RNA sequence: ACUGGAUAAUGGCAAACCUGUUGAAAAGCAGGGACGCAAAGCUAAGGGUCUACGGCACAUUUUGUGUCAUGACAGCCUGGUUAUCGAA
Numbered sequence: 001a002c003u004g005g006a007u008a009a010u011g012g013c014a015a016a017c018c019u020g021u022u023g024a025a026a027a028g029c030a031g032g033g034a035c036g037c038a039a040a041g042c043u044a045a046g047g048g049u050c051u052a053c054g055g056c057a058c059a060u061u062u063u064g065u066g067u068c069a070u071g072a073c074a075g076c077c078u079g080g081u082u083a084u085c086g087a088a
Stems, first nucleotide, its partner, number of pairs: 005085001012037002017032006035075001041081003045078003048073003054068006
């Protein structure tokens, strides 16, 4: 230094749920709250998942069905990238 990662130390993040707010929605942000996390830091590149304002198609007659990401998820997996501590 690498791998591995502790009933160690110092700190860190924060699921569900609640409140406010933005958004058509998924979801984001802020506060509270902790289920968990050694990258639960960052990155939508590959796969995957969620949503469908709007577009298109069909039916229909004012709505319905199907489909499409250009919207989102990094706390689903892989890849990329940066980083704290440090025992067997």
Molecule: c-di-GMP-I riboswitch aptamer
Organism: Dethiobacter alkaliphilus